[in-house]
RNA sequence: CCACGAUAAAGGCUAAGCCGUCGAAAGACGGUGGCGCAAAGCCAUGGGUCUAAAGCUUAUUGCUAUGAUCGCCAGGCUGCCGAA
Numbered sequence: 001c002c003a004c005g006a007u008a009a010a011g012g013c014u015a016a017g018c019c020g021u022c023g024a025a026a027g028a029c030g031g032u033g034g035c036g037c038a039a040a041g042c043c044a045u046g047g048g049u050c051u052a053a054a055g056c057u058u059a060u061u062g063c064u065a066u067g068a069u070c071g072c073c074a075g076g077c078u079g080c081c082g083a084a
Stems, first nucleotide, its partner, number of pairs: 004082002012037002017032006035071001041077003045074003048069003055063002
């Protein structure tokens, strides 16, 4: 340096549920909480999934992302520690 990842050390993040705020919704943010995570740090680039305001429409329980998700997967960028 590359890989790898421990019942190590120091720190970090924070699922569901509940409360509040924002949002058309999906969902996001803050608090609480604690299921987990070695990239659960960052980027919606490809795929997947969710939603469907506006638009379209056969008027519908329909279609559609410009919305959302990186704690769904892949890819890109960056990064702490060092037992085997």